[in-house]
Molecule: transfer RNA
Organism: Candidatus Microgenomatia bacterium
């Protein structure tokens, strides 16, 4: 130095043909019990790595940067 995969919520991690941003798990309330635990509603929590491009419209495309992980040389 060259090449791939990869970066979404606190953690783990889905989002295909470009049109509302999600699930588990954690967290908060409340239910529910004579109390605890398991269980049940609800909620809250995202500049979608960072910067440009296309687009009526980008997490999805295209460039370029950076962090992680792997192969080559």
């Nucleotide at each position: 130095g060259c090449c791939g995969c990869u970066u979404u919520a606190g953690c783990u991690c889905a989002g295909u043909u470009g049109g509302c941003a999600g699930a588990g798990c954690g967290c908060a309330u409340c239910c529910a019990u004579g109390g605890u635990a398991a269980g049940g509603a609800u909620g809250a929590g995202g500049u979608c790595g960072c910067g440009g491009g296309u687009u009526c419209g980008a997490c999805c495309c295209c460039c370029g940067c950076a962090g992680g992980c792997g192969g080559c040389u």